[in-house]
Context: one part of a larger RNA
RNA sequence: CGUUAGAGUAUUGAAAGGAGCUCUCUUUAGUACGAGAGGACCGAGAGGGACACACCACUGAUGUACCAGUUUUUGUGCCAACAGAAAACGCUGGGUAGUCAAGUGUGGAGCGGAUAACUGCUGAAAGCAUAUAAGUAGGAAGCCCACCUUAAGAUUAGUACUCUUUUAAAGGUCACGAUAAGAUUAAUCGUUUUAUAGGUAUCAAGUGUAAUGUCAGUAAUGAUUUUAGCUGAGAUAUACUAAUAGACCAUAAG
Numbered sequence: 001c002g003u004u005a006g007a008g009u010a011u012u013g014a015a016a017g018g019a020g021c022u023c024u025c026u027u028u029a030g031u032a033c034g035a036g037a038g039g040a041c042c043g044a045g046a047g048g049g050a051c052a053c054a055c056c057a058c059u060g061a062u063g064u065a066c067c068a069g070u071u072u073u074u075g076u077g078c079c080a081a082c083a084g085a086a087a088a089c090g091c092u093g094g095g096u097a098g099u100c101a102a103g104u105g106u107g108g109a110g111c112g113g114a115u116a117a118c119u120g121c122u123g124a125a126a127g128c129a130u131a132u133a134a135g136u137a138g139g140a141a142g143c144c145c146a147c148c149u150u151a152a153g154a155u156u157a158g159u160a161c162u163c164u165u166u167u168a169a170a171g172g173u174c175a176c177g178a179u180a181a182g183a184u185u186a187a188u189c190g191u192u193u194u195a196u197a198g199g200u201a202u203c204a205a206g207u208g209u210a211a212u213g214u215c216a217g218u219a220a221u222g223a224u225u226u227u228a229g230c231u232g233a234g235a236u237a238u239a240c241u242a243a244u245a246g247a248c249c250a251u252a253a254g
Stems, first nucleotide, its partner, number of pairs: 001153001005164007015150004021049007033038001051107005059101004066094005071086006110145001112144002118138004171249004175191005196242003199238005205231003213224004
């Protein structure tokens, strides 16, 4: 811009894409078959491999300053306690949320349809024969459906319901607060008739028992106060702060 007024919500599905895999074992059954050796089809069940999708309850990885330990050095006058620097975390041990796989779950279903090679039934032309000429049946991981996803720019632009209009309507955009959304855009949610983000409180979770004081020891240090102290992203609650103020676009179609 179009879809022939403008919107909101819900849909149909032309078309397109994806998936489609495979192994072993048990059973049927040591059956059919076979002199024996050997050894099935069909059917039923179980367990794997690779691949794909999803997720984070479990197992873990990461988690650049969340917690602790620790070395050197500089500073806060000194001790103690802290702070800065040490290659873009000094090093080390852990680790919430999030992200992820090595973790967990799910998937490849059909007694569907038409067929290929191939195999048939009935059967003439051609008194026979012949799966074919009329008629008719089977038959593949392949084809079409079925399964998952996209999908009306499908210009053949579809369908249903609802809303809205003569002063700025229905609705949308900007703005503002944000997000399991994100380069920007877009998408999604919220804007006081409010839990959108921050803060605060409590809890979860992490780290692992802070500082100060007291006690024991000559001291290093240990014990106790103390499962403390501290804490990014998590949960719940709470208007304390900020979502203010507002602006703009948009209607004549028969």
Predicted 3D model of a 254-nucleotide part of an RNA (large-subunit ribosomal RNA, domain VI) from Euglena clara. Model confidence (mean pLDDT): 87 of 100. It matches the Rfam family "Bacterial large subunit ribosomal RNA". Gene Ontology terms of the family: structural constituent of ribosome and ribosome. The organism belongs to Euglena, within Eukaryota.